[in-house]
C1' cells in the first nucleotide's frame, strides 16, 4: 500500500434552567438521527460524571479537535420610540366663562326727548313718638267654706226658782283664697306690627320730581380680539417594555482545515 478480524470512540448535538457538580426527562433551537424500561411535591451518577437490558456500524462520509454561522442566555451597555404614575404651564390645539372690546346683520325704544351731568323724595339703616294687636293688672260681675271664716241663729244645749242670759249646729245672708265672664277707659310689658309721623344716618344700584344738554341707546346673533379657567394640548421627571446596535459566553446542522489505532496475510 492491498485484503481481511478487532478494538477505541460512535449510533443526534446544542442553549436557557435546575443542580454542590454532571448527565437525562420536562421547555426552547437546530432537523430527521436503532429500540426498550426509569424521572419534577424529578430520575441517574462524581471528574472515566445519566442508569440497566438488546442491537447495528466501525478507524473514517461516520470518531476527535479548531474556524465560520443559525439560535439562545448575559450587559441593569448604547441610540429610539410607547405606557402607568407624579409635577409644572397656558406658548400650540380643543373646549368652558365673562353685566369685557369692535366690525357688521336684526328688532325695540328715542325731538310728545336718547344719552350724560347736578339735584327733591321714596326704597335701606338707627333712635324716639303715635297707631294696632296680644298678655297682665285695675275694675264690674257669677260662683264660692259640712266644723276650724262673718252676720242672724228655728230646733236642741247650759246657767238661773224665776225673770232672763250664755254658746251655738242647720237653714237663710254674706264674704276670703281661689276659679269663671265681661272688659269702653286707665297702667305696665311685648313683637315675624303699621301704604303713620319726627329726626339722625348711609348709598347712588332701582323708582319719582326739577334743571342744563341735545342723538343716540338697549336686547340678540355671527364673526375676530382681549381677560380668567381647563385637559383630551404641551414641557419635565419617572420607571415597565419593545426594536436595532454594539461587546462578550455557548453555540445545532452544515462547509472547510487538521487529528486518532491493534492483530493475521500478501
Nucleotide at each position: 500500500c492491498c485484503g481481511u478480524g478487532c478494538u477505541a470512540g460512535a449510533c443526534g448535538g446544542g442553549g436557557a434552567g435546575c443542580u454542590a457538580g454532571c448527565g437525562g426527562u420536562g421547555c426552547c433551537c437546530u432537523g430527521u438521527a436503532c429500540c426498550c424500561g426509569c424521572a419534577a411535591u424529578c430520575c441517574g451518577c462524581u471528574a472515566c460524571a445519566g442508569c440497566g437490558g438488546g442491537g447495528u456500524g466501525g478507524a473514517a462520509u461516520c470518531c476527535c479537535c479548531c474556524u465560520u454561522c443559525a439560535g439562545a442566555g448575559g450587559c441593569c451597555g448604547g441610540u429610539c420610540c410607547c405606557a402607568a404614575c407624579g409635577g409644572g404651564c397656558c406658548g400650540c390645539u380643543g373646549u368652558c366663562c365673562g353685566c369685557g372690546a369692535c366690525c357688521g346683520g336684526c328688532g325695540g325704544c328715542g325731538u310728545u326727548g336718547a344719552u350724560g351731568g347736578c339735584u327733591u323724595g321714596g326704597u335701606c339703616c338707627c333712635a324716639c313718638g303715635c297707631g294696632g294687636c296680644g298678655c297682665a293688672g285695675c275694675c264690674u260681675u257669677g260662683c264660692g267654706a259640712a266644723c276650724c271664716c262673718c252676720g242672724c241663729c228655728a230646733g236642741g244645749u247650759c246657767c238661773g226658782a224665776g225673770a232672763g242670759g250664755a254658746a251655738g249646729c242647720a237653714a237663710c245672708g254674706g264674704u276670703a283664697a281661689g276659679c269663671g265672664a265681661g272688659c269702653a277707659a286707665c297702667u305696665g310689658c311685648g313683637g315675624g306690627u303699621g301704604c303713620c309721623g319726627u329726626g339722625g344716618g348711609a348709598g347712588u344700584g332701582c323708582c319719582u320730581g326739577g334743571c342744563c344738554u341735545g342723538a343716540g341707546u338697549c336686547g340678540u346673533c355671527u364673526a375676530u380680539c382681549c381677560g380668567g379657567g381647563u385637559a383630551u394640548g404641551u414641557c419635565c421627571g419617572g420607571g415597565g417594555g419593545a426594536a436595532c446596535c454594539g461587546c462578550g459566553u455557548c453555540g445545532a446542522a452544515a462547509a472547510g482545515g487538521g487529528g486518532u489505532g491493534c492483530g493475521c496475510g500478501g
Molecule: Bacterial large signal recognition particle RNA
Organism: Dehalococcoidia bacterium